Model confidence (mean pLDDT): 81 of 100. Transfer RNA from an uncultured Bacteroidales bacterium, 73 nucleotides, folded computationally. Rfam family: tRNA. By type it is a transfer RNA.
[in-house]
Formats: sequence, C1' cells, structure tokens
RNA sequence: GGGGCAUUAGCUCAUCUGGUAGAGCGCAACACUGGCAGUGUUGAGGUAAUCGGUUCGAGUCCGAUAUGUUCCA
Repeated sequence: GGGGCAUUAGCUCAUCUGGUAGAGCGCAACACUGGCAGUGUUGAGGUAAUCGGUUCGAGUCCGAUAUGUUCCA
C1' cells in the first nucleotide's frame, strides 16, 4: 500500500429474503427466608461506530470515514 471480517444495552451476543430492537449475565425494586446466599416477579437501560445516499419505510441495501482484527505485498 491492497483485500476480507467485525462494530446493536454496562459485558457477551441474537435480530440476515427492509416493516414496533431482543436474550443471557450484570443493575434496581418487590416477594419467599431469622439473616446471607439462592429462587421468582417486575422494571430501568440502545440516536444499532460516524456521515451521506436509495426507499413510503433502513440495524438490515449502497458509498465514504473511523476503530479493531486478519490475510497478501
């Protein structure tokens, strides 16, 4: 210098033929327990890396940029 892949909640990751964004762990409250632990219920938490484009509609398609990773030179 060139190519590939990844970027979604605090963490690890789903959501893939464009149509309301989810799970596990973690966190908060409550219940059970004498207490801790544990279990259960409920809840909070996301401009989907950034910018732009296509579309009635974009996490999803296209382009650029950034970061990480990997391969080639």